[in-house]
RNA sequence: GGAGCCGGCCAGGCGACCGCGGCGGGUCCUGCGUGGCCCCGCCGAGGAAAGUCCGGACUCCGCAGGGCAGGACGCUGGGUAACGCCCAGGCGCGGCGACGCGCGGAGAGUGCCACAGAGAGCAGACCGCCAGGGGCCCGGCACGCCGGGUACCGGUGAGGGUGAAAGGGUGCGGUAAGAGCGCACCGGCGCCGACGGUGACGUGGGCGGCCAGGUAAACCCCGUCCGGAGCAAGGCCAAGCAGGUGCGUUCGCAGGUGGCCCGCCAAGCACCAGGUAGGCCGCACGAGGCCGGCGGUGACGCCGGUCCCAGAUAGAUGGUCGCCGCCCGCGACAGCGGGCACAGAAUCCGGCUUACCGGCCGGCUCCCCCU
Numbered sequence: 001g002g003a004g005c006c007g008g009c010c011a012g013g014c015g016a017c018c019g020c021g022g023c024g025g026g027u028c029c030u031g032c033g034u035g036g037c038c039c040c041g042c043c044g045a046g047g048a049a050a051g052u053c054c055g056g057a058c059u060c061c062g063c064a065g066g067g068c069a070g071g072a073c074g075c076u077g078g079g080u081a082a083c084g085c086c087c088a089g090g091c092g093c094g095g096c097g098a099c100g101c102g103c104g105g106a107g108a109g110u111g112c113c114a115c116a117g118a119g120a121g122c123a124g125a126c127c128g129c130c131a132g133g134g135g136c137c138c139g140g141c142a143c144g145c146c147g148g149g150u151a152c153c154g155g156u157g158a159g160g161g162u163g164a165a166a167g168g169g170u171g172c173g174g175u176a177a178g179a180g181c182g183c184a185c186c187g188g189c190g191c192c193g194a195c196g197g198u199g200a201c202g203u204g205g206g207c208g209g210c211c212a213g214g215u216a217a218a219c220c221c222c223g224u225c226c227g228g229a230g231c232a233a234g235g236c237c238a239a240g241c242a243g244g245u246g247c248g249u250u251c252g253c254a255g256g257u258g259g260c261c262c263g264c265c266a267a268g269c270a271c272c273a274g275g276u277a278g279g280c281c282g283c284a285c286g287a288g289g290c291c292g293g294c295g296g297u298g299a300c301g302c303c304g305g306u307c308c309c310a311g312a313u314a315g316a317u318g319g320u321c322g323c324c325g326c327c328c329g330c331g332a333c334a335g336c337g338g339g340c341a342c343a344g345a346a347u348c349c350g351g352c353u354u355a356c357c358g359g360c361c362g363g364c365u366c367c368c369c370c371u
Stems, first nucleotide, its partner, number of pairs: 001367010012324007020044007028036002046342001050353002053351005058230004070226005075089005090103005104221002109219002111215003126160002128156003133153002135150006168186006187211002189208004194203003234281004243272005255265003288307008325340006
């Protein structure tokens, strides 16, 4: 100098003015209230607020306890409120490397494996190979066999061919030809015991021809976890309309029941319950942020100090001006114009995933050059 890998961070900056939402305080008004007006102070989107995929807090409902069904997860150890997340390690795969990606069981059973191919699982005979057996033909003869030919039955899994994959490899023996059929070595698998490690696992030893395809986001097996619904949870106050209970009496008149009395109904008054519209709480101090110390390889934990950091309800977070930064366009090279990624709270928190202009910081790897 070039090409990369990993981790962390910023998300146009500063100032002034105006506007909008919230909280606290003050003055005045007042129907005295948690109200209104004005003023002052403070705060006002994010790293993903997103997708709503996973885990929890919180709330209501259900529940003696257990099981079935169903769902999710899955190497080991740890972290955490919990997790499908994170950290450290193990093994496998990829990369020269920094590093990245993956993870129970296919030897419990069942199913499936396109196309091609004879055959894709208690494998299989298309070509090829085999004359050992049955048969047929030819020849010989001492008449019982011998030799030769023939691939129909049969044998074969060595060779060819198909395929992503045809069920260990090399060699020797063996055989009619072959084949772990037998043996030696190598590889894999299983069992036994040794050593190291908390463990996954690693190292080395012995035994067994056991020789085994893939697929579990196919059923399934094993292990762990899971009651249901969700802030439109849930609670409080409570117009109007409808409802319930009580009173509905006396004096001259005063509703309906065809006239009268009782009774009943209605009006009226008082009270009550549930609860719609509407309002309020939940709801902004929390598994909280920052700084420092200590423990731990780390995720993280403990301690001390410090800070208060959005709460709308059809939903506020915007605009103007000045200076600066970056990008684009024009340019007469003075400058002028435009733009500032993705996006945007709605009960809260921990994750994952996805979107994203430009840039900063730290650590590391490989290659080239110079000293």